RNA sequence: GGAAGUGUGCCAGAGCGGUCGAAUGGAACGGUCUUGAAAACCGUCGAGGGAAACCUCCCAGGGUUCAAAUCCCUGCGCUUCCG
Repeated sequence: GGAAGUGUGCCAGAGCGGUCGAAUGGAACGGUCUUGAAAACCGUCGAGGGAAACCUCCCAGGGUUCAAAUCCCUGCGCUUCCG
């Protein structure tokens, strides 16, 4: 330099146009149990705005569509392959 894949809560990761700002697991926090701890079980758990209701946010920006995390384009980051 060329090609392909990929980017989703703290981490991993599902999601494949509509009931999803979001499953599941881990981590974290609180509790039960215990002499104490571990394990197990129960509960909570993304960010911004707002008094609340609610609104916005899926790497960034733009486009398609009645409707986009999902399709397209550009940029950026990461991974792999080729030279």
Source information: The RNA shown here (transfer RNA) has 83 nucleotides and comes from Candidatus Ancillula glyptotermitis. Its mean pLDDT, the model's own confidence on a scale to 100, is 80. Its Rfam family is "tRNA". By type it is a transfer RNA. Its family is annotated with triplet codon-amino acid adaptor activity in the Gene Ontology. The organism belongs to Candidatus Ancillula, within Bacteria.